The prediction has a mean pLDDT of 81. c-di-GMP-I riboswitch aptamer from a Pseudomonadota bacterium, 82 nucleotides, folded computationally. NCBI's taxonomy places the organism under Bacteria, Pseudomonadati, Pseudomonadota.
RNA sequence: UUGCUAACCGGCCACUCCCGUUGCGAAGCGGGUUCGGAAAGCCACGGGUCUUGAAUCCUAACAAGAUAGCCGGGUUACUCUC
Numbered sequence: 001u002u003g004c005u006a007a008c009c010g011g012c013c014a015c016u017c018c019c020g021u022u023g024c025g026a027a028g029c030g031g032g033u034u035c036g037g038a039a040a041g042c043c044a045c046g047g048g049u050c051u052u053g054a055a056u057c058c059u060a061a062c063a064a065g066a067u068a069g070c071c072g073g074g075u076u077a078c079u080c081u082c
Base pairs, nucleotide, nucleotide: 012037013036017032018031019030020029021028022027035069041075042074043073045072046071047070048067049066050065051064052063053062
């Protein structure tokens, strides 16, 4: 100098539940809580699951939505250097 690469420090997010609020709904948002996460940051492109249109019920197809803490994919990113 280059490569690999811990641990530590500083931090980050917030399952569930409760309260308030938006929505037909799935669910979202705010506050508290903190199960967990090394991308549990962002994106609905692919798949899955869920909601509505919706008929007595179920299934499939179609249309419009939700879910990024379901998976894949894309993209952005901190500190340190044994």
Description
The sequence is in RNAcentral, with records from Ribocentre. The model forms 81% of the base pairs in the Rfam consensus.